The prediction has a mean pLDDT of 87.
Predicted 3D model of a 326-nucleotide part of an RNA (large-subunit ribosomal RNA, domain IV) from a marine metagenome.
Context: one part of a larger RNA
RNA sequence: GUCGUGGUUAAGGAACUAGGCAAAUUAACCCUGUAACUUCGGGAUAAGGGGAGCCACCUUCGGGUGGCCGCAGAGAAAUGGCCCAGGCGACUGUUUAUCAAAAACACAGGGCUUUGCAAAAACGAAAGUUGAAGUAUAAGGCCUGACACCUGCCCGGUGCUGGAAGGUUAAGGAAGGGGGUCAUCUUCGGAGAAGCUCUUAACUGAAGCCCCAGUAAACGGCGGCCGUAACUAUAACGGUCCUAAGGUAGCGAAAUUCCUUGUCGGGUAAGUUCCGACCUGCACGAAUGGUGUAACGAUCUGGGCACUGUCUCAACCAUGAGCUCG
Repeated sequence: GUCGUGGUUAAGGAACUAGGCAAAUUAACCCUGUAACUUCGGGAUAAGGGGAGCCACCUUCGGGUGGCCGCAGAGAAAUGGCCCAGGCGACUGUUUAUCAAAAACACAGGGCUUUGCAAAAACGAAAGUUGAAGUAUAAGGCCUGACACCUGCCCGGUGCUGGAAGGUUAAGGAAGGGGGUCAUCUUCGGAGAAGCUCUUAACUGAAGCCCCAGUAAACGGCGGCCGUAACUAUAACGGUCCUAAGGUAGCGAAAUUCCUUGUCGGGUAAGUUCCGACCUGCACGAAUGGUGUAACGAUCUGGGCACUGUCUCAACCAUGAGCUCG
């Protein structure tokens, strides 16, 4: 001199950086005090402020008054930094053992659907077993995901459920036809009963499909063009084409917005991020749930206070490695 770990630091205090990552601050106990919002439980240790050792006296035994020492009295260690706003998910939980802990999964709650008990469903050639020593307030499947307010239109396609008139339709049954065989007959060419057999086949023949209905918290889907108001602009209004029906409420540059760093406002001296609006939604939208939402989160995003060697910009100290031998 280098690296690791630990400690201290003038002035400044996030200027560092993708990002306060890391570190620092805070801290246990007592007193005081505590906002928005809220599902009235919470939020809350909110935030903020103060106290503390020892001795003497007094005491209602809770404490009070006076004095003393130190840089320092929760004298060490251990022991929350806080606030504001937004996205997502209600929450506690679960997960990629060994790069992901989350907005993913689950969840209580909601809905649809199957199942009447020898249940449906599942395992098993079967016996049998689970379901269940249960019985529709039960059990299985699928979707959604607390709570609040809600959940619009479309059954044309696909699926499912129901229907049975007609069409189509298998095996099976089968009238009839054709062939083989041969008793018999024969004009010796052939004909040919019954039986057996090969083949063909009218007709009959279920479900299914076609068909007719229902059903979207089933799979899914939810338009285009043109014109129009006494400035302009826009179009409540009209016309027309197509469709099964043309996106309702709510939300909206959004975990969704390409153009885009959209435009306006806020915050900053300066803001591709953030918050509030606007709506021109490339390509939101209602249980593939829509919009809100207190509480919660080792979640993600933006801002602030405090605090600091993150930095301006580096310095010093302690300790270990680094060196030699094995």